[in-house]
Context: one part of a larger RNA
Molecule: small-subunit ribosomal RNA, central domain
Organism: Candidatus Collierbacteria bacterium GW2011_GWA2_42_17
RNA sequence: UUGGGCGUAAAGAGUAUCGUAGGCGGUCUAUUAAGUAACGGGUUAAAGCCCGGGGCUCAACCCCGGAGAUGUCCGUUAAACUGGUAGACUUGUGGAUGUUCGGGGUUACUAGAAUUCUUGGUGGAAGAGUGAAAUCUGUUGAUAUCAAGAAGAAUACCAAAAGCGAAGGCAGGUAACUAGGACAUUCCAGACGCUGAUGAACGAAAGCUAGGGGAGCGAAAGGGAUUAGAGACCCCUGUAGUCCUAGCCGUAAACUAUGAACACUAGCUAUUUCCCGUAAGGGGAGUGGCGUAAGCUAACGCGUUAAGUGUUCCGCCUGGGGAGUACGACCGCAAGGUUAAAACUC
Numbered sequence: 001u002u003g004g005g006c007g008u009a010a011a012g013a014g015u016a017u018c019g020u021a022g023g024c025g026g027u028c029u030a031u032u033a034a035g036u037a038a039c040g041g042g043u044u045a046a047a048g049c050c051c052g053g054g055g056c057u058c059a060a061c062c063c064c065g066g067a068g069a070u071g072u073c074c075g076u077u078a079a080a081c082u083g084g085u086a087g088a089c090u091u092g093u094g095g096a097u098g099u100u101c102g103g104g105g106u107u108a109c110u111a112g113a114a115u116u117c118u119u120g121g122u123g124g125a126a127g128a129g130u131g132a133a134a135u136c137u138g139u140u141g142a143u144a145u146c147a148a149g150a151a152g153a154a155u156a157c158c159a160a161a162a163g164c165g166a167a168g169g170c171a172g173g174u175a176a177c178u179a180g181g182a183c184a185u186u187c188c189a190g191a192c193g194c195u196g197a198u199g200a201a202c203g204a205a206a207g208c209u210a211g212g213g214g215a216g217c218g219a220a221a222g223g224g225a226u227u228a229g230a231g232a233c234c235c236c237u238g239u240a241g242u243c244c245u246a247g248c249c250g251u252a253a254a255c256u257a258u259g260a261a262c263a264c265u266a267g268c269u270a271u272u273u274c275c276c277g278u279a280a281g282g283g284g285a286g287u288g289g290c291g292u293a294a295g296c297u298a299a300c301g302c303g304u305u306a307a308g309u310g311u312u313c314c315g316c317c318u319g320g321g322g323a324g325u326a327c328g329a330c331c332g333c334a335a336g337g338u339u340a341a342a343a344c345u346c
Base pairs, nucleotide, nucleotide: 003318004317005316006315007300008299012314014202015201017200018199022195023194024193026089027088028087029086030085031084032083034082035081036078037077038076039075040074041073042072043071050066051065052064053063054062055061092192093189094188095187096185097184098183099182100181101180104178105177106176107175108174109173110172111155115151116150117149118148119147120146121145122144126137127136163170164169207248208247209246210245211244212243216242217241221237222236223235224234259313260312261311262310263309264308267290268289269288270287271286272285273284274283275282276281295302296301319346320345321344328339329338330337331336
C1' cells in the first nucleotide's frame, strides 16, 4: 500500500462554530465529446514468456517464424452515465412575514438569607472539637442572646428523566444591547448544497503576568492527635489560590469513552415547545424510558436520538513495554504544550 477496523479490545481530533483548497452533489431539456465504450491504425528495441518448426545423439541451451499482454498516441463512431456549455424547475438550501421558546451571551443596577468581623446592651464560665482527646478561644468577659454597622462570595425553595448553547458551559431579580432555535404562511431567490487538509475562533479546572479584592473555604506551612513511624487520613490555625479587570496558557474520564450530513427501516410510554382542533385527537421540532419488530454485535448491549440498511467527506488505528518519551521544529514569560521516533526487550 491493499485489506480490515475505531461505544467497552489499538483507534472519533475538546468543539466542528467560521471556512480556503480539494472530494462529492437534486429534477428536466438541448448541445458538446474531456472521462467512458467500440472499431481501425502507429508505437511499446532486441532478448525473455507462449505457440509452431529446426540444430547440437537427448535435454538444458541455441536458431527461425508467429502470436499475445500492457501502456501510450492518432483517426472514425456511439451519446446512456460522469464532466463542460446553454436554458428551465422546486422538493435541498437560504431569505421574507408572523407567532413563540429558553439558567444562550455581554454590560449595568439591585435584593434577601447565611457567614465572618467591628461597636454597644444583657449575662457570667465555659466554648470549640473528637472514636477519645489535645493544640485552640475565654474573667482584658468568650460561647449564647439583642441592636446597629461593615465586607466579600454564593444564590435555598421553585428544580425536573426539565430548558438553552458548537463544545467548554449556563441558575436570585430588573433593565439595556445581542446571538439562536422551533412552528405557521408557501410569499421571494432558484442548487446558491454537503464535507472540509492547512488555517481562524472559542475552549472547565489548575497555573502564569500586572493591578485590585479577600467573608468563607483552603494546596503549602505550623501545631495537636493517631501510629512502630505518619512527610497522611482526624482536629486547631493558615499563605497562595478561589473573586474582579486586562493579558497569557490550550490541557481534562474536554465522555454519549459513540465525527459531520442525507435517505430508508415495527411499536409502546413519559415529557418540553410550536401549530390545527371546543375537546378527543392530529401534525412538526427536541429530551428521556422500554423493546426477542427487523437487523447488528465477540459479548455486554444498540435499536427512527442506531452501534440497523446505504451514500458522501474528514479524522484516527495497525502487538505489549521503551513512550506520548528523546532529538529537531513551532508555540509559550514560565509551567509546559503540539508534532513525534529509534536502539533494546518480551